[in-house]
Predicted 3D model of a 71-nucleotide RNA (transfer RNA) from an Acidimicrobiales bacterium.
RNA sequence: GCGAGCGUAGUUCAGAGGCAGAACAUCAGCUUCCCAAGCUGAGAACGCGGGUUCGAUUCCCGUCGCUCGCU
Numbered sequence: 001g002c003g004a005g006c007g008u009a010g011u012u013c014a015g016a017g018g019c020a021g022a023a024c025a026u027c028a029g030c031u032u033c034c035c036a037a038g039c040u041g042a043g044a045a046c047g048c049g050g051g052u053u054c055g056a057u058u059c060c061c062g063u064c065g066c067u068c069g070c071u
C1' cells in the first nucleotide's frame, strides 16, 4: 500500500428496517446476629459524520479505532 472482519450497558454477547434485550457486574431494598448466598427493584449502551426511508442498531457512502490476511 491492497483486501477482509469487528465496533451495542462497566464486561461478555444477542438483536439484521418498526418499543434496544440477556447474563455477569454496580446501586438500593428484603432476608440474616454479621458476612456470603438467595429474592425484588433501579440506573446504565447502538464509535463518529452523511445518505436512503414514513421510520436506521439494522441498508449505502465516508471516516476513526481494533484484529486478521496479502504484498
Base pairs, nucleotide, nucleotide: 001070002069003068004067005066006065007064010024011023012022013021018054026042027041028040029039030038047063048062049061050060051059
It matches the Rfam family "tRNA". The source organism's lineage runs through Bacteria, Bacillati, Actinomycetota, Acidimicrobiia and Acidimicrobiales.